Background: TPP riboswitch aptamer (THI element) from an uncultured Methylophilaceae bacterium, 101 nucleotides, folded computationally.
[in-house]
RNA sequence: UGGCAUUGCUAGGGGUCUCUAAAAAACAAUUUUUAGAGUGAGAUACACCCUUUGAACCUGAUGCGGGUAAUGCCGCCGUAGGGAAGCGUAAAAACUUCCCU
Numbered sequence: 001u002g003g004c005a006u007u008g009c010u011a012g013g014g015g016u017c018u019c020u021a022a023a024a025a026a027c028a029a030u031u032u033u034u035a036g037a038g039u040g041a042g043a044u045a046c047a048c049c050c051u052u053u054g055a056a057c058c059u060g061a062u063g064c065g066g067g068u069a070a071u072g073c074c075g076c077c078g079u080a081g082g083g084a085a086g087c088g089u090a091a092a093a094a095c096u097u098c099c100c101u
Stems, first nucleotide, its partner, number of pairs: 002096002007088004011051004016045001017038009057082003063076004
């Protein structure tokens, strides 16, 4: 000299799916419980994610394409339409780059 960052309190919003096995109920479809597997931050967790700087999440959608044992599993859709905030705090230290002694 350049690079690199937020975070606290309170409040609020959101999702929880697919498959396999076993057991139970049922004529069956199917449902429930337990265990395991898949994706994911999270699949009921005193957790996780998100709160207008808003792809958390919902709608469109029983959409389109790809893939899978199967599923929003992935992509498109998407500069679409909705979607939950106020008050504070930090701009440093450490680390690191270059230069000089």
Overview
The sequence was found by an Rfam model in a public genome assembly. Rfam family: TPP riboswitch aptamer (THI element). About the family: Vitamin B(1) in its active form thiamin pyrophosphate (TPP) is an essential coenzyme that is synthesised by coupling of pyrimidine and thiazole moieties in bacteria. The previously detected thiamin-regulatory element, thi box was extended, resulting in a new, highly conserved RNA secondary structure, the THI element, which is widely distributed in eubacteria and also occurs in some archaea. Rfam links the family to the GO term thiamine pyrophosphate binding.